[in-house]
Molecule: c-di-GMP-I riboswitch aptamer
Organism: Pseudanabaena sp.
RNA sequence: CCCCGAAAAUGGCAACUGCUUUGAAAAGGGUAGGCGCAAAUCAAUAGUCCUAAACCACCUCUACAUUUGGCACGGACAGUUAUUGAUGCCGAA
Numbered sequence: 001c002c003c004c005g006a007a008a009a010u011g012g013c014a015a016c017u018g019c020u021u022u023g024a025a026a027a028g029g030g031u032a033g034g035c036g037c038a039a040a041u042c043a044a045u046a047g048u049c050c051u052a053a054a055c056c057a058c059c060u061c062u063a064c065a066u067u068u069g070g071c072a073c074g075g076a077c078a079g080u081u082a083u084u085g086a087u088g089c090c091g092a093a
Base pairs, nucleotide, nucleotide: 004091005090012037013036016033017032018031019030020029021028022027035079041086042085043084044083045082046081047077048076049075050074055070056069057068
């Protein structure tokens, strides 16, 4: 130094719930507790899933409103669905 992940240390992240906030929603932000995690750090590609404001079609119809369906430019899966890249603490076998 590489592989690897025992022990210990310094730290890091934060499931889920509560409160609060943004948003049409999905979902996101903040905060308290702390399920857990050796990459539970960051990112790319593909794929899957969620929502459906706007838009389109339909029902209704004097008109408006309403119903149903489609649809991502909105989200989630980096705590995985897969592949890959960059970076990172410690040092047993």